[in-house]
RNA sequence: CAACGUGCCCGGGGUCAGUGCAAGUCUGAACCGGCGGUGAUAGUCCGCGACCCGAGCGGCGCUCUCCAGCAGGAGGUGCUGCUCGGCUGAGCUGGUGGAACUCCAGCACCGACGGUGAGAGUCCGGAGGGGAGGCGCACGUGG
Numbered sequence: 001c002a003a004c005g006u007g008c009c010c011g012g013g014g015u016c017a018g019u020g021c022a023a024g025u026c027u028g029a030a031c032c033g034g035c036g037g038u039g040a041u042a043g044u045c046c047g048c049g050a051c052c053c054g055a056g057c058g059g060c061g062c063u064c065u066c067c068a069g070c071a072g073g074a075g076g077u078g079c080u081g082c083u084c085g086g087c088u089g090a091g092c093u094g095g096u097g098g099a100a101c102u103c104c105a106g107c108a109c110c111g112a113c114g115g116u117g118a119g120a121g122u123c124c125g126g127a128g129g130g131g132a133g134g135c136g137c138a139c140g141u142g143g
Base pairs, nucleotide, nucleotide: 001143003141004140005139006138007137008136009134010133015029016028017027018026030122031121032111033110034048035047036046037045043109044108052086053085054084055083056082057081058080059079060078061077062076064075065074066073067072091107092106093105094104095103113125114124115123
């Protein structure tokens, strides 16, 4: 010091005004940008994660059904773990340069699900959750 194992830590940002009985949801103006990669820095390139759906295998529960003499077995159903699959938004022009869809200039565009007195990237909720991951910390193995 590479690699591997175990435990732990960290791990998402953003609003004002107008209209209206009512909107942080409409309208106008503004604001925000997870993780890894990359010939040079990325919301819009390549991939990943979160939400949702499905399948397989397993765990726990059930005052359900069937089989069985008992032990028990098969199925159904609720919750849940792991793995796999599906779904999964959006960028151009010019400049610099050896190299940039990443920088600079200009003009654009995008944003899960449920809730709501009225339609949500910015409010509330699942979530005090999960999480890609970090050249994070400690201990160990080991060359």
Molecule: FMN riboswitch aptamer (RFN element)
Organism: Agrococcus sediminis